[in-house]
Predicted 3D model of a 75-nucleotide RNA (transfer RNA) from an Elusimicrobiota bacterium. The RNAcentral record of the sequence draws on ENA and MGnify. Lineage of the source: Bacteria > Pseudomonadati > Elusimicrobiota.
RNA sequence: GCCCAGUUGGCGCAGUGGUAGCGCGUUCCCUUGACAUGGGAAAGGUCAUAGGUUCAAAUCCUAUACUGGGCACCA
Numbered sequence: 001g002c003c004c005a006g007u008u009g010g011c012g013c014a015g016u017g018g019u020a021g022c023g024c025g026u027u028c029c030c031u032u033g034a035c036a037u038g039g040g041a042a043a044g045g046u047c048a049u050a051g052g053u054u055c056a057a058a059u060c061c062u063a064u065a066c067u068g069g070g071c072a073c074c075a
Stems, first nucleotide, its partner, number of pairs: 001071007010024004018055001026042005048064005
């Protein structure tokens, strides 16, 4: 330099055009003498960045950034 995959709450991930979700974690409540377990509730996201397409974009297209992988050979 070229090619492929990925980037979504604190962490791990789902969501392939129509209200952003799950598990763990965090906070609060119930339960306990107390803790753990269990039950309930809540907070937490400009969906990497910018632009485009569309009535509508996390999702499709382009560029860029970052992470991982492959190639960059032989004469």

Rfam family: tRNA. Its family is annotated with triplet codon-amino acid adaptor activity in the Gene Ontology.